Transfer RNA from an Egibacteraceae bacterium, 73 nucleotides, folded computationally. The organism belongs to Egibacteraceae, within Bacteria.
């Protein structure tokens, strides 16, 4: 230099046009416990990598950078 994949919470990932974008771990706070840990309720945290596009409507389709893996040379 070409090619393929990947890029969503602090982390590990769902979501594959149309609702306030979601689990799980983690974190916080309460309960319970002498106290710690487990268990329970419950809270938080997203410009969805970035820049156009395309549509009534984009996390989701298309372009280009950006960064990460991989293969060819």
């Nucleotide at each position: 230099g070409c090619c393929c994949c990947c890029g969503u919470a602090g982390c590990u990932c769902a979501g594959g046009g149309g609702a306030u974008a979601g689990a799980g771990c983690u974190u916080c706070g309460g309960a319970u416990u002498c106290c710690u840990a487990c268990u329970c309720c419950g809270a938080g945290a997203g410009u969805c990598g970035u820049g156009g596009g395309u549509u009534c409507g984009a996390g989701u389709c298309c372009c280009g950078c950006c960064g990460g893996g991989g293969g060819c040379a």
Overview: The sequence is in RNAcentral, with records from ENA.